[in-house]
RNA sequence: GAGUUGGCUGGACAGUCGCCGGUUGUGGUCAAUUGGCCGCAGCGGGAGGAAAGUCCGGGCUCCACAGGGCAAGGUGCCAGGUAACGCCUGGGAGGCGCGAGCCUACGGAAAGUGCAGCAGAGAGUAGACCGCCAGGGUCAUUAUUGAGCCUGGUAAGGGUGAAAGGGUGCGGUAAGAGCGCACCGCGCGAGUGGUAACACAUCGUGGCUAGGUAAACCCCACUUGGAGCAAGACCAAAUAGGAAUCCACUGGUGUGGUCCGCACUGGAUUCGGGUAGGUCGCUUGAGGCUGAUGGCGACGUCAGCCCUAGAUGAAUGACUGUUCAUGACAGAACCCGGCUUACAGGCCAACUCAA
Repeated sequence: GAGUUGGCUGGACAGUCGCCGGUUGUGGUCAAUUGGCCGCAGCGGGAGGAAAGUCCGGGCUCCACAGGGCAAGGUGCCAGGUAACGCCUGGGAGGCGCGAGCCUACGGAAAGUGCAGCAGAGAGUAGACCGCCAGGGUCAUUAUUGAGCCUGGUAAGGGUGAAAGGGUGCGGUAAGAGCGCACCGCGCGAGUGGUAACACAUCGUGGCUAGGUAAACCCCACUUGGAGCAAGACCAAAUAGGAAUCCACUGGUGUGGUCCGCACUGGAUUCGGGUAGGUCGCUUGAGGCUGAUGGCGACGUCAGCCCUAGAUGAAUGACUGUUCAUGACAGAACCCGGCUUACAGGCCAACUCAA
């Protein structure tokens, strides 16, 4: 100087005025009291690393649910961690990088089905375009050969393609070919090491059949009930409607001066559902910090200490001063563990490469 990996931070200080909730004291008011409601004063608290996307996993709540199968979805190398996961850690295999390191939807293509543009003779029970070889005609010719045709053989060579059905060498052959052999590769079986994935310049065996594609159908293994805090629980006006009991039907209301008449119609009490409204759920939790300890690590165990927003038209703001500098992405709404995405600037540690 150029990089890799992991972590931290995300303006600071002071003052004034507000907002939300807590606590202590105090005043008023309701009430037989503990208390409720409305004020005032003091004290201390008040967004994030992602509060975001709502993509996974769980807690919690309600609903559903004998058991088994089918269907549908999800996951997919191995071992471990965890409440759980599609997350994390460690390892294996493959790929990238000089390296530190990084990436991987990484089960099965030897159950079956399907798919593959262009080029090319042939693209999956292979394939004869050129070439090579053999045989047979024809023509030419200095009796050596050349040119072209027909019939076969041939996958060594050329050409096409992302890919042409193991590679190199020797033998073999008319020319060739795993046709035979050696080595390498591959498959299968065993042995050794490893918990396992897997590895082996270990042994045997098969001449090699079995190409690619499963974020194509499919097969295999494991796994999955639904809805979500507007979940859900409790208290409970007014109005309307409901039920029960009692009373009235010789009543009440209207019309009308009054009676008759005519028209209309019950009253009281209690109960239950339930709306407005209120309370709870609500923040002490798979919590944080420090130390010890087990583990390579994710993480576990033990001890001590700490309490750190909780609203519901929904607070966390505004102004001033000093200073570094011109402060990025961005705002909780039941909670937690992850993943993904956004992010100005600054700081720390370990490691790599080059000079």

Background
A computed fold for a 355-nucleotide RNA from a marine eukaryotic metagenome, annotated as Bacterial RNase P class A. It matches the Rfam family "Bacterial RNase P class A". Rfam's curators write: Ribonuclease P (RNase P) is a ubiquitous endoribonuclease, found in archaea, bacteria and eukarya as well as chloroplasts and mitochondria. The model forms 95% of the base pairs in the Rfam consensus.